Predicted 3D model of a 105-nucleotide RNA (TPP riboswitch aptamer (THI element)). Its mean pLDDT, the model's own confidence on a scale to 100, is 76. Rfam family: TPP riboswitch aptamer (THI element). A reference for the family is Kubodera et al. (2003), "Thiamine-regulated gene expression of Aspergillus oryzae thiA requires splicing of the intron containing a riboswitch-like domain in the 5'-UTR", FEBS Lett.
[in-house]
RNA sequence: UGCCAUCUAACGGGGUGCCGCGUUCGUCGCGGCUGAGAGGCGUCGUGCCAACCCGCAGAACCUGAUCCGGCUCAUACCGGCGGAGGGAUUAGACGCAAACAUCCG
Numbered sequence: 001u002g003c004c005a006u007c008u009a010a011c012g013g014g015g016u017g018c019c020g021c022g023u024u025c026g027u028c029g030c031g032g033c034u035g036a037g038a039g040g041c042g043u044c045g046u047g048c049c050a051a052c053c054c055g056c057a058g059a060a061c062c063u064g065a066u067c068c069g070g071c072u073c074a075u076a077c078c079g080g081c082g083g084a085g086g087g088a089u090u091a092g093a094c095g096c097a098a099a100c101a102u103c104c105g
Base pairs, nucleotide, nucleotide: 001097002096003095006093007092008091009090010089011055012054013053014052017033018032019031020030021029022028039049040048041047061086062085063084067080068079069078070077
């Protein structure tokens, strides 16, 4: 100096659904399901905090999409669309490689 898929810190990106019952009809309360994550505060415009996941070797997440097929009460799940289009990084540590300088032989 370069690399660095591991670790640390900071920063950044992102989602929060489905079912049943109740209901003052406010997705409001209770219970259940899936999931890494379905939380809390405030407000009802949106925001803030927390946890979790992800940050270019980027299927975290968004778009197409109120998509298509299977399965399910439904979401979830599996396959397709599809490695299609978008998508958020710096510093340090460890390690590896090369170069240079000095010393010894």